[in-house]
RNA sequence: GAUUUAUAAAGAAGAGGCGAGAGACAGGCUCAUCGACCCUCUGGCAACCUGGAAAGACCAAGGUGCCAAUUCCUGCCAAAUAAGCUAUUCUUAUUUGGAACUAUAAAUU
Numbered sequence: 001g002a003u004u005u006a007u008a009a010a011g012a013a014g015a016g017g018c019g020a021g022a023g024a025c026a027g028g029c030u031c032a033u034c035g036a037c038c039c040u041c042u043g044g045c046a047a048c049c050u051g052g053a054a055a056g057a058c059c060a061a062g063g064u065g066c067c068a069a070u071u072c073c074u075g076c077c078a079a080a081u082a083a084g085c086u087a088u089u090c091u092u093a094u095u096u097g098g099a100a101c102u103a104u105a106a107a108u109u
Base pairs, nucleotide, nucleotide: 001109002108003107004106005105006104007103008102013042014041015040016039017038021031022030023029025075026074027073028072043067044066045065047064048063049062050060051059052058076098077097078096079095080094081093082092083091084090
């Protein structure tokens, strides 16, 4: 790197460094010179693995991961409702369900 499976409405921040963009992509919206993002240290959370517990709830925090906003929201498909249209088709908005994308874990390669 690839494949498969699972999860993604819960949870968890301080200091120092740097100095302008950051939140994967597009649109929206948000965060950011009252210093974001990123890096380091310390602290924490507990999703998967692991360990304890007969087992489960639970506990621990060794491996990985994570610590703004639901994966920040939407994106593709379907349905329902409402509005527009004489009406169907259609368009828009909202809601619900599913998928895709993305991220992470575990296993395999």
The prediction has a mean pLDDT of 81.
SAM riboswitch aptamer (S box leader) from Algoriphagus sp., 109 nucleotides, folded computationally.
The model forms 97% of the base pairs in the Rfam consensus.